A computed fold for a 73-nucleotide RNA from a Candidatus Omnitrophota bacterium, annotated as transfer RNA. The sequence was found in a public genome assembly. Its Rfam family is "tRNA". About the family: Transfer RNA (tRNA) molecules are approximately 80 nucleotides in length. Rfam links the family to the GO term triplet codon-amino acid adaptor activity.
C1' cells in the first nucleotide's frame, strides 16, 4: 500500500431486478389487573455514513472520501 465484505429506526436487521422506507424488540397512551407483569389495540421514532453525477426518479447504479471488520504484502 492493495483486495473484499459492511454503514437503513434507540437495539438487531430486512429491503440492492431503480418508484410503498419497513420487522423484530425496545419506547409512549389506552384497555385488561387492587398494583406489576403478560396480552392486546394504537402512535411516536429515520437528511438510508458523507460529498458529488446520472435518471422524471436513487437505500438501490457510477465516482470520490470516512468510519469498523477481514485478507494480503
Nucleotide at each position: 500500500g492493495g483486495g473484499g465484505c459492511g454503514a437503513u429506526a434507540g437495539u438487531u436487521c430486512a429491503g440492492c431486478u431503480g418508484g410503498g422506507a419497513g420487522a423484530a424488540c425496545g419506547c409512549u397512551a389506552c384497555a385488561u389487573u387492587c398494583g406489576c407483569a403478560u396480552u392486546g389495540u394504537a402512535g411516536a421514532g429515520g437528511u438510508c455514513g458523507c460529498g458529488g453525477g446520472u435518471u422524471c426518479a436513487a437505500a438501490u447504479c457510477c465516482c470520490g472520501c470516512u468510519c469498523g471488520c477481514u485478507c494480503c504484502a